[in-house]
C1' cells in the first nucleotide's frame, strides 16, 4: 500500500429499515438482615465512533474519514 473485520450505557454484548434503543454485570436508593452479603423492587446512566448521502422513515443501507484487530507482500 491492498483486502477483511469490529466501533451501541462504566464493562461484556444483543438489536441488520418502522412505537420511546435493550439485556447481563456494575452504580445509586429502598426493602430484607443485629450487621455485611445474597434475594426482591425501583432509579440513574446513550448526540448508537465522526461527517455526508439514500429513504416517508437510518443504530441498521451507500460513500469518506478516525480508531482497534487480522491477512497479504
Nucleotide at each position: 500500500g491492498u483486502c477483511c473485520u469490529c466501533u451501541u450505557a462504566g464493562c461484556u454484548c444483543a438489536g441488520u429499515g418502522g412505537u420511546u434503543a435493550g439485556a447481563g454485570c456494575g452504580g445509586u436508593g429502598g426493602u430484607c438482615u443485629u450487621a455485611u452479603g445474597a434475594g426482591c423492587c425501583a432509579c440513574a446512566g446513550g448526540u448508537c465512533g465522526u461527517g455526508c448521502g439514500u429513504u416517508c422513515a437510518a443504530a441498521c443501507c451507500c460513500c469518506a474519514c478516525a480508531g482497534g484487530g487480522g491477512a497479504u507482500a
A computed fold for a 73-nucleotide RNA from Amphidinium carterae, annotated as transfer RNA.
Its mean pLDDT, the model's own confidence on a scale to 100, is 81.
It matches the Rfam family "tRNA". The family's RNA type in Rfam is transfer RNA.
The source organism's lineage runs through Eukaryota, Sar, Alveolata, Amphidiniaceae and Amphidinium.